[in-house]
This is a predicted structure of a 476-nucleotide part of an RNA (small-subunit ribosomal RNA, 3' major domain) from an uncultured bacterium. Its Rfam family is "Bacterial small subunit ribosomal RNA". Gene Ontology terms of the family: structural constituent of ribosome and ribosome. The full RNA is in RNAcentral, with records from ENA and SILVA. The coordinates come from a structure-prediction model, not an experiment, and the mean pLDDT is 82.
Context: one part of a larger RNA
RNA sequence: UGACGGGGGCCCGCACAAGCGGUGGAGCAUGUGGUUUAAUUCGACGCAACGCGAAGAACCUUACCAGCUCUUGACAUGUCCGGACGGUUUCCAGAGAUGGAUUCCUCCUAGCAAUAGGCCGGAACACAGGUGCUGCAUGGCUGUCGUCAGCUCGUGUCGUGAGAUGUUGGGUUAAGUCCCGCAACGAGCGCAACCCUCGCCAUUAGUUGCCAUCAUUUAGUUGGGCACUCUAGUGGGACUGCCGGUGAUAAGCCGGAGGAAGGUGGGGAUGACGUCAAGUCAUCAUGGCCCUUACGGGCUGGGCUACACACGUGCUACAAUGGCGGUGACAAUGCGCAGCCACUCAGCAAUGGGGAGCUAAUCGCAAAAAGCCGUCUCAGUUCGGAUUGGACUCUGCAACUCGAGUCCAUGAAGUUGGAAUCGCUAGUAAUCGCGCAUCAGCAUGGCGCGGUGAAUACGUUCCCGGGCCUUGCACA
Numbered sequence: 001u002g003a004c005g006g007g008g009g010c011c012c013g014c015a016c017a018a019g020c021g022g023u024g025g026a027g028c029a030u031g032u033g034g035u036u037u038a039a040u041u042c043g044a045c046g047c048a049a050c051g052c053g054a055a056g057a058a059c060c061u062u063a064c065c066a067g068c069u070c071u072u073g074a075c076a077u078g079u080c081c082g083g084a085c086g087g088u089u090u091c092c093a094g095a096g097a098u099g100g101a102u103u104c105c106u107c108c109u110a111g112c113a114a115u116a117g118g119c120c121g122g123a124a125c126a127c128a129g130g131u132g133c134u135g136c137a138u139g140g141c142u143g144u145c146g147u148c149a150g151c152u153c154g155u156g157u158c159g160u161g162a163g164a165u166g167u168u169g170g171g172u173u174a175a176g177u178c179c180c181g182c183a184a185c186g187a188g189c190g191c192a193a194c195c196c197u198c199g200c201c202a203u204u205a206g207u208u209g210c211c212a213u214c215a216u217u218u219a220g221u222u223g224g225g226c227a228c229u230c231u232a233g234u235g236g237g238a239c240u241g242c243c244g245g246u247g248a249u250a251a252g253c254c255g256g257a258g259g260a261a262g263g264u265g266g267g268g269a270u271g272a273c274g275u276c277a278a279g280u281c282a283u284c285a286u287g288g289c290c291c292u293u294a295c296g297g298g299c300u301g302g303g304c305u306a307c308a309c310a311c312g313u314g315c316u317a318c319a320a321u322g323g324c325g326g327u328g329a330c331a332a333u334g335c336g337c338a339g340c341c342a343c344u345c346a347g348c349a350a351u352g353g354g355g356a357g358c359u360a361a362u363c364g365c366a367a368a369a370a371g372c373c374g375u376c377u378c379a380g381u382u383c384g385g386a387u388u389g390g391a392c393u394c395u396g397c398a399a400c401u402c403g404a405g406u407c408c409a410u411g412a413a414g415u416u417g418g419a420a421u422c423g424c425u426a427g428u429a430a431u432c433g434c435g436c437a438u439c440a441g442c443a444u445g446g447c448g449c450g451g452u453g454a455a456u457a458c459g460u461u462c463c464c465g466g467g468c469c470u471u472g473c474a475c476a
Stems, first nucleotide, its partner, number of pairs: 001476002004472002007470007015460002019424005026316008034307002042053002064302007073127001077126002079123005086105002090101004108117003129291002132289003138285002140280003143276001145274001150189006156165003169180003195268004200236007209226003214223002239262001242256005318417001322376006334365003339358002343354004383414001388409007430452007
């Protein structure tokens, strides 16, 4: 000087408390451990691994296993030789890769030509190739403490020195934020602001959007209009600016006015010096080591989907604030041409057959759902839907291992969950549906969108984490 203390002081945070809803019990989904296996590829392991890499494992992916098979190689550059290469038809062997036979078509660029280049095949070698090892050799990227308020420097001063001072102190703040004081005076990286978005207003613009007034129509449909809504550009607006109180005449704090909004208006992006030899050699790059007829390449099939069990994360429930039937109103974000699919017909339905529009503020996905009305009357039920049997649909070369969906039948556990434990402070929790990425198909996961819409916070003694000062110190 730090780190540490079941030392002290001050102060924060859904940290506790006050509340609301969960997890832990059940069934299922998913990840992990374990076990099993020819293989169940690899990585991630307290917080900060475990619906994580994976925004989607039937083949492919795929890295694993078995079998078959190739050796200058699937891919790159260089040398030599030869030739168009290639496309197309049919057949044989084979699981296929591959091997063999066969029909038809066939010469690109520059140049008069030689030749050179492009493309393909062959030969030999340099080499290719490796998701092989080392994240404790690394770059890059990332997590975490933590959006916590800190981390430092120059000059000066003090100290033999390590260092100190500044950065401590009195107030204050979300903040090393600001004010005052002070052997310090300044400065940098952080904080804040500048950026995006939502909330108010004005303005520009008016189609595909809108309709107050005038006509018109089944219908903003048409004429007309751009006022309103909306869309998307540009500006304004909030600064403790004003008033009162308080404070040290300061910074600020409390109350008020005006205002769409008030003291950082809500949300986002933004992550200082560093810590964890944190994570990643399997995104990529890369040193070293290792393999080179194999640890490389191709293919078929299997596996990653196994199952006595254990854990994490979720979904659905156990019901009446509910189930079922009917009714019929109100969103927003998005997406669409190998696509979205109106409408119509067939089917109980998944879906299929026709078929219009739309490269989309024009057409479509699209039905929003919670809501309201009726019924059921507390029961393992008209709750719950697992499991199983049967019949089908769709995608795809192919749904056996191993997809999703529909219908009929079946109708398991489960009556609110021990110890323990998690999230959340407002348009939040809870609850309700909708969309998108990946994607042929496959979503209870992920990322977004809107609808309905609470309760509680006395307070900081205690648990956890953190900041500042101080003290002790068997630690560095």